[in-house]
Context: one part of a larger RNA
């Protein structure tokens, strides 16, 4: 001066409590530890590893395992020498590679040569996802969007140091105000930025359609009022009324107003912690490898299973399951794409070929919902696991090891012990939709929009932070 108390005062925050719905029991899914394994690559391990890196592991990736094969090497510059480059083909092999055989003589030139390129030599060196994040730099994460960290100068102490930065009051907040040996000032807090909520100006096609006409359809003529879309701009400021406070800061209750006291939501993350996490994004220090700890190939693993654990998908049923009819989004994505009518298949799908570089044209039925119908409490007409069988479809290639369809099987499972998470409103809880990865492959993840809630009396407990002592 910190930090810690099963010390005291105050205050906060889905922390507790008040609700809702989970998770821990069952079944696959995925990570994980363990065991296995020739190898099951590495790394992440309390909160802050465990649908972490990985925004897609058949092969490739890929680093690992065996087998086979290269040594100036897959790549970079330098030197020297041949030869243009380079295209097809045969033959051996799993390929990597090895041998042959035929086509080609190109561009610049000062006619020496030279530029790209390939091959061959020797040696400088490539080359390393080998190790050390406790030798770094970057860049994250976590306290924590908590509201603290701090510095000049000036007082006070022998000094470390204190003071500002305590105090009353108040806010989400070191936000503000008062008072005081202080005075001021950086970082941070709030503003400033993006986005949604209201209006108004401008422009109107692909977009819209109130008036006239016109059509199965805003289809077509016409219009830009409206809806929309996408640039500028108004608006909220405690700005006005009342009260309550210390004539302050505030606060509490009204009005007006699309919206009120930060309006919602986003980005933004202070000094500093945890030798926190990363040498496997990059970059780097040392240290090691150098006919291998480089490099190629092909084939297997990263997909094993007695178990234990985390996060997640469906369920267990009637607020429900199946059946037929019907309505309504909003973001996106698309030329090595997105695919429409159509026809064919029960269906995955397949023929078709027409439009779009996209407010036009297409993925594209939105699904819960509503109407009606059955099913009657049963392991069922609830679950859909597993298995047999047949088939699309991507792609050299679905045996290890994709996904998707149809037929037929139909397992556990009747609301979960002890314990345990999310969540405060357009939230939870529920429903489909969509991009990124991507030949294929999504219960992950990232958006997106329907429908749409209980509750909170309080701060005495748990747990995490703030001041002050």
């Nucleotide at each position: 001066u910190g930090a810690c108390g099963g010390g005291g005062a105050c205050c906060c925050g889905c922390a507790c409590a008040a609700g809702c719905g989970g998770u821990g029991g069952a079944u696959u899914a995925u990570g994980u530890g363990g065991a296995u394994u020739a190898a099951u690559u590495c790394g992440a391990u309390g909160c802050a590893a465990c649908g972490c890196g990985a925004a897609a592991a058949a092969c490739c990736u890929u680093a690992c395992c065996u087998a086979c094969c290269c040594u100036u090497g897959a790549c970079a510059u330098g030197u020297a020498g041949u030869g243009a480059a380079u295209a097809u083909u045969c033959u051996a092999g799993a390929g990597a590679u090895a041998g042959a055989a035929u086509g080609g003589u190109g561009c610049c030139u000062u006619c020496g040569g030279g530029a790209a390129c390939a091959c061959u030599a020797a040696c400088a060196c490539a080359g390393g996802u080998g190790c050390u994040g406790c030798a770094u730099g970057g860049c994250u994460g976590u306290c924590g969007u908590c509201a603290g960290c701090u510095c000049g100068u000036g007082u006070c102490g022998u000094g470390a140091g204190a003071u500002g930065u305590u105090g009353g009051g108040u806010u989400a907040a070191g936000u503000c105000c008062c008072g005081c040996a202080a005075c001021g000032a950086g970082c941070g807090c709030a503003a400033c930025c993006c986005u949604u909520g209201u209006c108004a100006u401008u422009a109107a096609u692909u977009g819209c359609c109130a008036u006239c006409a016109u059509u199965u359809a805003g289809u077509u003529g016409g219009g830009c009022a409206c809806u929309u879309u996408a640039a500028u701009g108004a608006g909220a400021c405690u700005g006005c009324c009342g009260g309550u406070g210390a004539c302050a800061a505030a606060c509490c209750g009204g009005a007006g107003g699309a919206a009120g006291g930060u309006g919602g939501g986003g980005a933004u993350g202070a000094c500093g912690u945890c030798a926190a996490g990363u040498c496997c994004u990059c970059a780097u220090g040392g240290c090691c490898c150098u006919u291998a700890u480089g490099g190629g190939u092909a084939g297997g693993g990263c997909u094993u299973c007695a178990c234990a654990c985390g996060u997640a998908a469906u369920a267990c049923a009637a607020u429900g399951g199946c059946g037929c009819g019907u309505a309504c989004a909003g973001a996106g994505g698309g030329u090595u794409g997105c695919c429409a009518a159509c026809c064919c298949g029960c269906g995955a799908g397949g023929g078709g070929g027409a439009g779009c570089u996209a407010a036009u044209c297409u993925c594209a039925g939105a699904a819960a919902g509503c109407g009606c119908g059955u099913c009657g409490u049963a392991g069922u007409c609830c679950g859909g696991a597993u298995c047999g069988g047949a088939g699309u479809c991507u792609g050299c290639a679905a045996c290890u090891c994709g996904a998707c369809u149809c037929c037929g099987u139909g397992a556990a499972g009747u609301c979960g012990g002890a314990a345990u998470c999310g969540c405060u409103a357009g939230u939870a809880a529920u429903c489909g939709c969509g991009g990124a990865u991507c030949a294929g492959c999504a219960u992950g993840u990232c958006g997106c929009g329907g429908u749409g809630a209980a509750u909170a009396c309080g701060u005495u407990c748990c747990c995490g932070g703030g001041u002050c002592u």

The prediction has a mean pLDDT of 85. Small-subunit ribosomal RNA, 3' major domain from an uncultured bacterium, 469 nucleotides, folded computationally.